[in-house]
RNA sequence: GGGCCCGUAACUCAAUCGGAAGAGUUGGACACUUUUAAUGUCUUGGUAGUGGGAUCGAAACCCACCGGGCCCA
Numbered sequence: 001g002g003g004c005c006c007g008u009a010a011c012u013c014a015a016u017c018g019g020a021a022g023a024g025u026u027g028g029a030c031a032c033u034u035u036u037a038a039u040g041u042c043u044u045g046g047u048a049g050u051g052g053g054a055u056c057g058a059a060a061c062c063c064a065c066c067g068g069g070c071c072c073a
Stems, first nucleotide, its partner, number of pairs: 001072007010025004019056001027043005049065005
């Protein structure tokens, strides 16, 4: 220098052909227990890497950039 993949909650990851975001873990509260742990119930947490474009409508499609990984030279 060229090519490919990835970026979504504090962490690990989903979301079929575009109709507007969810799970587990963590955190908080409560129940249970003499207490802790474990278990159960409820709950908090998101400008979807950044900026544009197309669309009635984007996490998803197009472009540029940023960051990470792999391959080639």

Transfer RNA from Citricoccus nitrophenolicus, 73 nucleotides, folded computationally.
Rfam family: tRNA. It is annotated as a transfer RNA.
Its mean pLDDT, the model's own confidence on a scale to 100, is 82.
Lineage of the source: Bacteria > Actinomycetes > Micrococcales > Micrococcaceae > Citricoccus.
RNAcentral holds the sequence, with entries from ENA.